[in-house]
Context: one part of a larger RNA
RNA sequence: UUGGGUGUAAAACGUCUUUAGGUGGCUUCUUAAGUACGUUGUCAAAUCUUAGGGCUCAACCCUAGAUAGGCGGUGGAAACUAUGGGGCUAGAGUAUGGUAGGGGCAGAGGGAAUUUCUAGUGGAACGGUGAAAUGCGUAAAGAUAAGAAAGAACACCAACGGUGUAAGCACUCUGUUGGGCCGACAUUGACAUCGAGAGACAAAAGCUAGGGGAGCAAAUGGGAUGAGAUACCCUAGUAGUCCUAGCCAUAAACAAUGGAUACUAAGCGUUGUGUGUAUCAACCCGUGUAGUGCUGUAGUUAACACGUUUAAGUAUCCCGCUUAGGGAGUACGUUCACAAUAAUGAAAUUC
Numbered sequence: 001u002u003g004g005g006u007g008u009a010a011a012a013c014g015u016c017u018u019u020a021g022g023u024g025g026c027u028u029c030u031u032a033a034g035u036a037c038g039u040u041g042u043c044a045a046a047u048c049u050u051a052g053g054g055c056u057c058a059a060c061c062c063u064a065g066a067u068a069g070g071c072g073g074u075g076g077a078a079a080c081u082a083u084g085g086g087g088c089u090a091g092a093g094u095a096u097g098g099u100a101g102g103g104g105c106a107g108a109g110g111g112a113a114u115u116u117c118u119a120g121u122g123g124a125a126c127g128g129u130g131a132a133a134u135g136c137g138u139a140a141a142g143a144u145a146a147g148a149a150a151g152a153a154c155a156c157c158a159a160c161g162g163u164g165u166a167a168g169c170a171c172u173c174u175g176u177u178g179g180g181c182c183g184a185c186a187u188u189g190a191c192a193u194c195g196a197g198a199g200a201c202a203a204a205a206g207c208u209a210g211g212g213g214a215g216c217a218a219a220u221g222g223g224a225u226g227a228g229a230u231a232c233c234c235u236a237g238u239a240g241u242c243c244u245a246g247c248c249a250u251a252a253a254c255a256a257u258g259g260a261u262a263c264u265a266a267g268c269g270u271u272g273u274g275u276g277u278a279u280c281a282a283c284c285c286g287u288g289u290a291g292u293g294c295u296g297u298a299g300u301u302a303a304c305a306c307g308u309u310u311a312a313g314u315a316u317c318c319c320g321c322u323u324a325g326g327g328a329g330u331a332c333g334u335u336c337a338c339a340a341u342a343a344u345g346a347a348a349u350u351c
Stems, first nucleotide, its partner, number of pairs: 004322003007304002014201004021194003025088005031082001033081002035077001037075007049065006091191001092188003096183004103177007110154001114150005120144002126135001162169002206247006215241002220236004258318006266295011299306002325350002333344003
């Protein structure tokens, strides 16, 4: 609960697409459903209420009248919403010429480092820490130089930078493919926007099957520390981390800020792309557009802060969510899942 909110107090679905539905450009004609106006019927009486009257007053009673509002009939109106027809191009698409990019998928190649192995040189330590020890080493380690193999990750460039709906994406090259932006203005002619439900994608961890396994490393063994030490430190080390196929559907999935449209001071950067009276050319300078940052006026805000092409300002439309703290994202039921879980989601009670 016809109200106020949603960056941080409770509260924006993790992101996107879309059905129903809501809302919706300019112009002309039409209809008359909504709408506004007139008229009329009805909504028993009593009650309420206005005026008058009767009981000595009052309560009470009698007579006459009236409003709001509801549901109908009927008449004309046509601005707005709606209906149907026609037209337009400023919204939105398509086509066209350019253009930037770690956007996706697949394939090929590369060097540094690490570990292991092989045969040398060499001969006692190495490793590790606050200090040590476990550990490793004369069966030749560590060190050094040569060769080989393996797996994973790609230094510098690198940025407050780029790109993607989000999750995310970075060694190099090739193939293929999605989207964006800018410019001319060709074309369609409102085709738009939000979106319950639904569908798709979705880090890490985890699960199933098969590979792979260098380094790192939950679990675990050992050594320390310490009163204890199921830890922090050290030495080992298995799942896992990697690949292929399929599940899972959650994160502080964060900008803790839903999407769309319009408007509202300035100044300083930066990325893409146009343009000018700038130039031999490239810069510089001016100017437009699409992003991405900083300072800040008005305004907003409880404050912190936000702040005009990235609003938390001023407005409109649509959707999600919230209503004191615990109990509790629990119980029960249901759905999904191989499972783990996930989704939906209370109450008693307590302060």